[in-house]
Molecule: Bacterial small signal recognition particle RNA
Organism: Gammaproteobacteria bacterium
RNA sequence: UUUCGGUCCCUUCGUGACAAUCAUCUGUAAAUCCCGCCAGGCCCGGAAGGGAGCAACGGUAGCAGGGAAAUUGGGUACGGAGGUGUGCUGGAUCAG
Repeated sequence: UUUCGGUCCCUUCGUGACAAUCAUCUGUAAAUCCCGCCAGGCCCGGAAGGGAGCAACGGUAGCAGGGAAAUUGGGUACGGAGGUGUGCUGGAUCAG
């Protein structure tokens, strides 16, 4: 000098893990008084009938948990490719 590696750094790609969001499912659920339907009781009515409406029942917002796929994220793990990185380092080679 040329060249082949290792390592660090940077860029990018793939796979995985993790976290968040989300379909959906389960439970719970109005004590900052939600909705439906409202037995009994209450109110109006001479009656027929009507009205408001507690409990029970059925649901909703919300809350808790599970959660496929997808999306997103980074001081994430492994691997691939690349770098005009004045980076560090080992081998080979050429010249003096």